Predicted 3D model of an 88-nucleotide RNA (c-di-GMP-I riboswitch aptamer) from a Desulfuromonadales bacterium. The coordinates come from a structure-prediction model, not an experiment, and the mean pLDDT is 87. Taxonomically the source falls in Desulfuromonadales (Bacteria, Pseudomonadati, Thermodesulfobacteriota, Desulfuromonadia).

RNA sequence: CUCCGACAAGAGCAAACCUGGAGCAAUCCGGGGACGCAGAGCCAAGGGCCCGGGAUCAUAAUGUUUUCCGGACAGCCUGACCACCGAA
Numbered sequence: 001c002u003c004c005g006a007c008a009a010g011a012g013c014a015a016a017c018c019u020g021g022a023g024c025a026a027u028c029c030g031g032g033g034a035c036g037c038a039g040a041g042c043c044a045a046g047g048g049c050c051c052g053g054g055a056u057c058a059u060a061a062u063g064u065u066u067u068c069c070g071g072a073c074a075g076c077c078u079g080a081c082c083a084c085c086g087a088a
Base pairs, nucleotide, nucleotide: 004086005085012037013036017032018031019030020029021028022027035075041081043079045078046077047076048073050071051070052069053068054067055066
């Protein structure tokens, strides 16, 4: 240094839920709160899930098939980048 990750040390993040706010929505931001996390740091690149809209198929209608556009999720997986500690 790399792999790796301990009932180690020091630090860090914060699910559900409650609450104030933003958004049509997915979801996000602040406060409280901790289920968990060794990358739960970061990037929507590949896959995936979710939301909005258009076209399309089907229907009496609600709905729904395929597809396109825009968005959202990094605490779903893969990958890029950067990084703390050091037992086996």